[in-house]
Molecule: TPP riboswitch aptamer (THI element)
Organism: Sulfurovum sp.
């Protein structure tokens, strides 16, 4: 020395899938109750596809998350599940006090 982490407060973004049973329906599709993977698949309202919330994760050192994508590959009961695409394009901030590390400078040995 707010340089870098950690914590606080404040303000902001972002996802919410997939499926077996069982009931209702001509179907398409809804409701229940369970399994899967994960940090997160919550609850209400309206409505069939949005709005609002809780938790969660992420906020330029930016793989939270969008496009790409009805993409390519490998598993799965199936999946936006695992790789890849990706030194691709976008994509949301600010302050603060104390540790504790890191850098310089000085003075002594």
């Nucleotide at each position: 020395a707010u340089c870098a982490a950690c914590c606080u407060c404040u303000c902001g973004g972002g996802g919410u899938g997939c499926u077996u049973c069982a009931u209702c329906g001509u179907a398409a599709g809804a409701u229940g109750u369970g399994g899967c993977u994960g940090a997160g698949a919550u609850a209400g309202c309206a409505u069939u596809u949005g709005c609002u919330u809780g938790a969660c994760c992420c906020g330029u050192u930016g793989a939270a998350c969008u496009u790409g994508a009805a993409c390519u590959g490998g598993a799965u009961a199936a999946c936006a599940c695992c790789a890849g695409c990706g030194u691709a394009a976008g994509g949301a901030a600010g302050a603060g006090a104390u540790u504790u590390g890191u850098a310089c400078u000085u003075a002594a040995g």